Molecule: transfer RNA
Organism: Candidatus Abawacabacteria bacterium RBG_16_42_10
RNA sequence: GGCCUCAUCGUCUAACGGUUAGGACGUCUCGUUCUCAACGAGCAAAUCGGAGUUCGAUUCUCCGUGGGGCUA
Numbered sequence: 001g002g003c004c005u006c007a008u009c010g011u012c013u014a015a016c017g018g019u020u021a022g023g024a025c026g027u028c029u030c031g032u033u034c035u036c037a038a039c040g041a042g043c044a045a046a047u048c049g050g051a052g053u054u055c056g057a058u059u060c061u062c063c064g065u066g067g068g069g070c071u072a
Stems, first nucleotide, its partner, number of pairs: 001071007010025004018055001028042004048064005
C1' cells in the first nucleotide's frame, strides 16, 4: 500500500429502518444494620466525526478517524 472487520452509558453487552436506545456490573440515593459488608428498592448515565439515501438512520451507502486481522 491492498483487502476484511469492529466503534452504543464509567466497563461489558443487546437493539426487523419506526424502541421511552434495553440488560449486567459499577457510581450515586433510599431502606434494612449500632456500623460495615451482604441484601432490597430507586435515580443518573451512551449511539466515533461528516455527508448521502429515506417520510423516518444506532441500523443502509460514501468519506474520514481510531482499534484488530490477513496479505505484499